[in-house]
Bacterial RNase P class A from a Pseudomonadota bacterium, 385 nucleotides, folded computationally. Its Rfam family is "Bacterial RNase P class A". It is annotated as a ribozyme. The gene name in the source record is rnpB. RNAcentral holds the sequence, with entries from ENA. The source organism's lineage runs through Bacteria, Pseudomonadati and Pseudomonadota.
């Protein structure tokens, strides 16, 4: 210098003027309201609303079971997670490094298109063999039948282990060695797993992002939650009266107790609670996108230090950084800075010009969008010393 990998950061700056939304202070007005000043006012993703929580309300509590949904190598981090960190295994790469729904297919069911003879208790299309029989022979063998075989070819994503040797008529785990597979043992590791030697026999194809099995996790709804203030209607509760005694029984009868029945969780059990007539009048009460609260100080941010490989955590110090609510955060001008274009030998000049995007209860993540730029570390190649 070129090519590549990873992590982090920024994502225009300054000033003037005019606006907009909250807050604080001051002034004017009886009041509605008006005026002045100060200070604050979008993001790294505010986005998708995909996960995890805080918070609030709803559901009677507990145990077990079932259903449904989710997660799925191991260890750690965290309030929690499907997130993050570290590690293992597998794949890709020359490397730095990247990617992985990565439990179970010898519990069961199901499926395996096309091609192919055969797709899982498989199969013989082209082939191989002269072992037996017959015929022929140039004596090498050839043809046909019987029988044996699956080495080689071919199909396919996948063909009932692979390579080499022995063996055989030809072959075949038929036998042997190594690899693979399975079982148990030893060693290392918290573990996933790795290494070693022993035994077995070739038995066991793939798919679980098909059902399923195993382990673990999980109530529902969401700030238009929810609370307060609020005219009327419906629904609701209570009181009085009337008709009357409305599951059964007992008592000391405006009431109480016991039993039965029914209801409240998907099922069962336990516990608890509720109900068991109707009509009229009155009282309470209600909660409609109106107002107020919830509403922004928090698992908060920055710096330092300590522990840890790291994610992260402990301690100390400092800081306050939108809170609107049919919803403000904008515009114009000047100077400057990246970037682009033109002119110029050059100095320089002129023009242009800044992406994706817009808070709506809040927080932790993931994913997606993004002009341009900065920093750090690492890998490879070339050149020079």
């Nucleotide at each position: 210098g070129c090519g590549g990998a990873u992590g982090g950061c920024c994502g225009g700056g300054c000033g003037a003027c005019c606006g907009c939304g909250g807050g604080c202070g001051g002034g004017g007005g009886c009041g509605a309201c008006c005026c002045c000043g100060c200070g604050c006012g979008a993001g790294g993703a505010a986005a998708g609303u995909c996960c995890g929580g805080a918070c609030u309300c709803c559901a009677u509590g507990g145990a077990g079971c079932g259903a449904c949904g989710g997660u799925g190598c191991c260890g750690g981090g965290u309030a929690a997670c499907g997130c993050c960190c570290g590690g293992g295994c597998g794949g890709c790469g020359a490397a730095a490094g990247c990617c992985g729904a990565c439990g179970g297919a010898a519990a069961g069911c199901g499926c395996c298109a096309c091609a192919g003879a055969g797709a899982u208790c498989a199969g013989a299309c082209c082939g191989c063999u002269c072992g037996c029989c017959g015929c022929c022979u140039u004596c090498g063998g050839g043809c046909g039948g019987c029988a044996g075989c699956a080495a080689g070819g071919g199909u396919g994503a996948a063909a009932c282990g692979g390579u080499g040797g022995g063996g055989u008529a030809a072959g075949a785990g038929c036998c042997c060695a190594c690899c693979g597979c399975g079982g148990g043992c030893c060693u290392g590791g918290c573990a996933a797993c790795a290494g070693g030697g022993c035994c077995g026999g070739c038995a066991c194809g793939g798919c679980a992002a098909g059902c399923c099995c195993c382990a673990c996790c999980g109530g529902g709804a969401g700030c238009a939650a929810u609370g307060c203030c609020g005219a009327a209607u419906a629904g609701g509760a209570c009181c009085u009266c009337c008709c009357u005694u409305g599951g059964g029984g007992c008592c000391a009868c405006u009431g109480g107790c016991c039993c039965a029945g029914g209801g409240c969780c998907g099922c069962u059990c336990c516990a608890g609670c509720c109900c068991c007539a109707g009509g009229a009048g009155g009282u309470c009460g209600g909660g409609u996108u109106g107002g107020c609260a919830g509403c922004u100080g928090g698992a908060g941010c920055c710096c330092g230090u300590c522990g840890g490989c790291a994610a992260c955590g402990g301690c100390g110090g400092g800081c306050c950084g939108a809170g609107a609510g049919g919803a403000a955060u904008g515009g114009u001008c000047g100077c400057c800075c990246a970037g682009g274009g033109c002119c110029c030998c050059a100095c320089g000049g002129c023009c242009u010009g800044g992406a994706c995007a817009g808070a709506a209860u809040c927080c932790g993540g993931c994913u997606u969008a993004c002009a341009g730029g900065c920093c750090a570390u690492c890998c490879g190649c070339g050149c020079a010393a």
The coordinates come from a structure-prediction model, not an experiment, and the mean pLDDT is 75.